[in-house]
RNA sequence: GGGCGUGUAGCUCAGCCGGGAGAGCGUCAGGCUCGCAUUCUGAAGGCCACGGGUUCGAGUCCCGUCACGUCCA
Numbered sequence: 001g002g003g004c005g006u007g008u009a010g011c012u013c014a015g016c017c018g019g020g021a022g023a024g025c026g027u028c029a030g031g032c033u034c035g036c037a038u039u040c041u042g043a044a045g046g047c048c049a050c051g052g053g054u055u056c057g058a059g060u061c062c063c064g065u066c067a068c069g070u071c072c073a
Stems, first nucleotide, its partner, number of pairs: 001072007010025004019056001027043005049065005
């Protein structure tokens, strides 16, 4: 330098064929307990890597850039 893949909550990851942004763990609050742990309930937390385009509508499709992984040289 070129090919392919990945980038979504603090962490690990779903998101099927374009229309509701989610799960587990963690954090916080409450219940239970003499107290803690366990457990139960609830909440907060995301401008979906960045910038453009297509579309009535984009996490999803297209283009570019960046980062990481991998292969080739």
Transfer RNA from Clostridiales bacterium PH28_bin88, 73 nucleotides, folded computationally.
Rfam family: tRNA. Its family is annotated with triplet codon-amino acid adaptor activity in the Gene Ontology.